[in-house]
Context: one part of a larger RNA
RNA sequence: GAAUCAACGCUGGCGGCGUGCCUAACACAUGCAAGUCGAACGCGAAAGCCCGCAAGGGUAAGUAGAGUGGCGCACGGGUGAGUAACACGUGGACAACCUGCCUUCGAGUGGGGAAUAACCUUCCGAAAGGAGGGCUAAUACCGCAUAACACCUCGGGACACAAGUUCUGGGGUUGAAAAGAGCAAUUUGCUCGAAGAGGGGUCCGCGCCUGAUUAGCUAGUUGGUGAGGUAACGGCUCACCAAGGCUUCGAUCAGUAGCCGUCCUGAGAGGGAGCACGGCCACACUGGAACUGAGACACGGUCCAGACUCCUACGGGAGGCAGCAGUGGGGAAUUUUUGGCAAUGGGCGAAAGCCUGACCAAGCAACGCCGCGUGGGUGAUGAAGUAUCUUGGUACGUAAAACCCUUUCGGCAGGGACGAACCUAAUGACGGUACCUGCGGAAGAAGCCCCGGCUAACUCCGUGCCAGCAGCCGCGGUAAUACGGGGGGGGCAAGCGUUGUUC
Numbered sequence: 001g002a003a004u005c006a007a008c009g010c011u012g013g014c015g016g017c018g019u020g021c022c023u024a025a026c027a028c029a030u031g032c033a034a035g036u037c038g039a040a041c042g043c044g045a046a047a048g049c050c051c052g053c054a055a056g057g058g059u060a061a062g063u064a065g066a067g068u069g070g071c072g073c074a075c076g077g078g079u080g081a082g083u084a085a086c087a088c089g090u091g092g093a094c095a096a097c098c099u100g101c102c103u104u105c106g107a108g109u110g111g112g113g114a115a116u117a118a119c120c121u122u123c124c125g126a127a128a129g130g131a132g133g134g135c136u137a138a139u140a141c142c143g144c145a146u147a148a149c150a151c152c153u154c155g156g157g158a159c160a161c162a163a164g165u166u167c168u169g170g171g172g173u174u175g176a177a178a179a180g181a182g183c184a185a186u187u188u189g190c191u192c193g194a195a196g197a198g199g200g201g202u203c204c205g206c207g208c209c210u211g212a213u214u215a216g217c218u219a220g221u222u223g224g225u226g227a228g229g230u231a232a233c234g235g236c237u238c239a240c241c242a243a244g245g246c247u248u249c250g251a252u253c254a255g256u257a258g259c260c261g262u263c264c265u266g267a268g269a270g271g272g273a274g275c276a277c278g279g280c281c282a283c284a285c286u287g288g289a290a291c292u293g294a295g296a297c298a299c300g301g302u303c304c305a306g307a308c309u310c311c312u313a314c315g316g317g318a319g320g321c322a323g324c325a326g327u328g329g330g331g332a333a334u335u336u337u338u339g340g341c342a343a344u345g346g347g348c349g350a351a352a353g354c355c356u357g358a359c360c361a362a363g364c365a366a367c368g369c370c371g372c373g374u375g376g377g378u379g380a381u382g383a384a385g386u387a388u389c390u391u392g393g394u395a396c397g398u399a400a401a402a403c404c405c406u407u408u409c410g411g412c413a414g415g416g417a418c419g420a421a422c423c424u425a426a427u428g429a430c431g432g433u434a435c436c437u438g439c440g441g442a443a444g445a446a447g448c449c450c451c452g453g454c455u456a457a458c459u460c461c462g463u464g465c466c467a468g469c470a471g472c473c474g475c476g477g478u479a480a481u482a483c484g485g486g487g488g489g490g491g492c493a494a495g496c497g498u499u500g501u502u503c
Base pairs, nucleotide, nucleotide: 001503002502003501004500006499007498008497009496010495013372014371015370016369017368018367019365020364021330026328027327028326030325031324032323035071036070037069040068041067043065048059049058050057051056078283079282080281088207089206090205091204092203093202094201097200098199099198102196103195104194105193106192107191108190109189110144112142113141119134120133121132122131123130124129150174151172152171153170154169155168156167157166158165159164179188180187181186209255210254211253216246217245218244221243222242223241224240225239226238227237228236258280259279260278261277262273263272264271265270285306286305287304288303289302308319309318310317311316336362338361339360340359344358345356346355347354348353375405376404377403378402385396386395387394388393409444411439412438413437414436415435419430447492448491449490450489451488452473453472454471458487459486460485461484462483468475469474
């Protein structure tokens, strides 16, 4: 000098765009953050209103609602604790793999069965919840039929580095399905298969911090055979066999750390950082485990154990903000318990639509960057005042006053959007915002640091090695341009300094 997720001191007019717990992955009150589908299915209210003397009936309404079932909940959002690792980056490989929804193509969708929740009822429990009996539906569940380019198996051809791939022919134990809407045409589904797209899994080469005051490490360890397991290769697991494998080109151990695109600095080489945004990974109170599923070993799912908090009738239960706000605590330090689904995107749905603290907006903070303003012109008896002085003067200084002018920004009033895209129509949280016009008056808007040298900027007074200053050198012991105040000056400016950190 540049930079900063900054903090502190003094000061503070406006706008735009960004950014905002770096510390306790500390504990959390409250609200919200994942639902949706009646065009899969059975059930099914009430208030209100109407009729009626009443009992009751009609309507509300096949609505609300819960339940079965489907899809979603593995995305989106948060955090960086762990991890020195194929975690990440980069380049490859899979002849060792999987893939819901979507797209294209081929074939099919025949005929049956038995249950169960909801509901009714009996009972247990303080509650959370649970047990028994009875009824019922389906795109829920289970047999049967049929089927090939599926699977298994036997041949032939082509390709190939082996296991194999591909084409073609024969045989076979195997192995599917679900319906809904519509008057209908039709359409949406369902099953099997082939391919695509997108997504994922695995393996390998290279790269990837510090310490030798860590020198040896290793028994599923290294390899083989066989088996199991997996979507898949593999000591992944197991039985047996062999005795290997890694290491001074740093194994092992210890410390530290999410990685990258990027960012800062620098002429570059290099050094430093990994906040925001984007990609990947890991985690979800702590530890462990699996279930469901195309996909999880699952943040707002399940089970077990632990710590903590809460409820309890003491028998037993409930919970997990590293989602958005917010609270306590820690800290030098970091925001609103806001509005809206209008836009973009996501889930479900045929659609209307519903949900969405993703997101879009607003709020707070000079935290950062950028822009603008705090007036312009004329104006010398160089006014007053202040400071200084050799008492003549000199400086602040065209500065002020005064006169003329303008009105950005702010204020008030009138008008008033784009963002809206769904055939049209309707639809805007922001927002009566931006923007335009008018009104009024210089009116409402300047500070901070420094002035011995480095380093731009000097004098007076006070103090007297005191009080104090200080980044380094150093100032101060009676004439201090270095301390404190005044005047003057220099620098930057809605900021200016200080401190921390990096180059």